[in-house]
RNA sequence: CAAGGUAGACUAGAUGAUCGCGCCUAGAACUCUAGGUGAGGAAAGUCCGGGCUCCACAGGACAUGACGCCGGAUAACGUCCGGGGGCGGUAACGCCACAGAGAGUGCCACAGAAAAUAUACCGCCACAUUGUGGUAAGGGUGAAAUGGUGGGGUAAGAGCUCACCGCACUUCUGGUAACAGAGGUGGCAGGGUAAACCUCGUCAGGAGCAAGACCAAGCAGCAAAUAGGGUUGUCCGCCUGAUAUUUGCGGGUAGGUUGCAGGAGCGUUUUGGUAACAAUGCGCCAAGAUAGAUGAUCAUCUUCGACAGAACCCGGCUUAUUGUCUGCCUUGUCUU
Repeated sequence: CAAGGUAGACUAGAUGAUCGCGCCUAGAACUCUAGGUGAGGAAAGUCCGGGCUCCACAGGACAUGACGCCGGAUAACGUCCGGGGGCGGUAACGCCACAGAGAGUGCCACAGAAAAUAUACCGCCACAUUGUGGUAAGGGUGAAAUGGUGGGGUAAGAGCUCACCGCACUUCUGGUAACAGAGGUGGCAGGGUAAACCUCGUCAGGAGCAAGACCAAGCAGCAAAUAGGGUUGUCCGCCUGAUAUUUGCGGGUAGGUUGCAGGAGCGUUUUGGUAACAAUGCGCCAAGAUAGAUGAUCAUCUUCGACAGAACCCGGCUUAUUGUCUGCCUUGUCUU
């Protein structure tokens, strides 16, 4: 200097002036004055997990759904951190729906002789004369052909035999573990697929801020069915019952307050930890609308930019996307 990998920060603004919005606090008194404050890294998706609220049963079983290597973090998770194994990459690094195929069932199209109750198409060898026997080394088909490579052996071959690798069983060492390494015995054989059904292990009560609570105002109940009703479905248990549930017709209200922002909160020093994170100390309070607030104009400067606007709150994941900056690491080239 070029190419790459990884982590993070900001995200069109700043300054000044004039007018206009929402909330809070204080003062005033007739809606005024002053001060403070006012959308995001994803606010999106509503995909997971919770906090919170209500349902007495949040008890048990089945069903259903989710997760799935090992160890940690967390309120919890399908998230995150570290490690193991596999795959990709020269590498830094990235990805993985990573339990079980000897419990069982299913599937592997086409091609090919044959894809499991395995076979012999071509080929090779022997004998005979066009057939018989042996063979699975060579060739072909295929994603995959029945352990691989090499030596010996054989009529030709074949774990037939030997060495190494692989596989099964087992011992030792290291590690919390997943696993890794070293050794011994054995010629040992059809594989794949569970993001197919299934088996095993772990977890899961439901509904949701339009949840709920309170106040004010107003009305009008009638008929039928069932024996039930009780917040995933079914069953059991438990509680409750002449009330309850469901359906049809009819009437009233749709107003206000609260929930509603002090939190598993944010920032930071130190300590512990490889890290995720935890603890302590100090500091800060950063929107709460409800037809839905943060806008308009002028001047100057500037990196002249996308995706894009809270509605109970938080931890993640996923998706969309502009431009600038910073740290660390890898490879290549040149110079010293």
Overview: Predicted 3D model of a 336-nucleotide RNA (Bacterial RNase P class A) from Sphaerochaeta sp. Of the family's consensus pairs, 97% are formed in the model. Lineage of the source: Bacteria > Pseudomonadati > Spirochaetota > Sphaerochaetaceae > Sphaerochaeta. Rfam family: Bacterial RNase P class A. By type it is a ribozyme. Rfam links the family to the GO terms ribonuclease P activity, tRNA processing and dimeric ribonuclease P complex.